[in-house]
RNA sequence: GUCCCUGUAGCGCAAUGGAUAGCGUGUUGGUUUUCUAAUCCAAAGGUCAUGGGUUCGAGUCCCACCGGGGACG
Numbered sequence: 001g002u003c004c005c006u007g008u009a010g011c012g013c014a015a016u017g018g019a020u021a022g023c024g025u026g027u028u029g030g031u032u033u034u035c036u037a038a039u040c041c042a043a044a045g046g047u048c049a050u051g052g053g054u055u056c057g058a059g060u061c062c063c064a065c066c067g068g069g070g071a072c073g
Stems, first nucleotide, its partner, number of pairs: 001072007010025004018056001027043004050064004
């Protein structure tokens, strides 16, 4: 330099162009226990990397750009 994959909650990841964007783990509060851990219940936490475009409707499709990984030279 060219090409491919990838970016979504603190972390790891889902979501067929159409529901209020969910799951696990973690955090916080409660439950239980003599105490802790574990269990169970609940809550908080999101600029879907960023900026545009297409569409009635975009996390999803397209373009640009940035970061990460890989292949080739």
A computed fold for a 73-nucleotide RNA from Trichonephila clavata, annotated as transfer RNA.
Taxonomically the source falls in Trichonephila (Eukaryota, Ecdysozoa, Panarthropoda, Nephilidae).
The coordinates come from a structure-prediction model, not an experiment, and the mean pLDDT is 81.
It matches the Rfam family "tRNA". Rfam classes the family as a transfer RNA.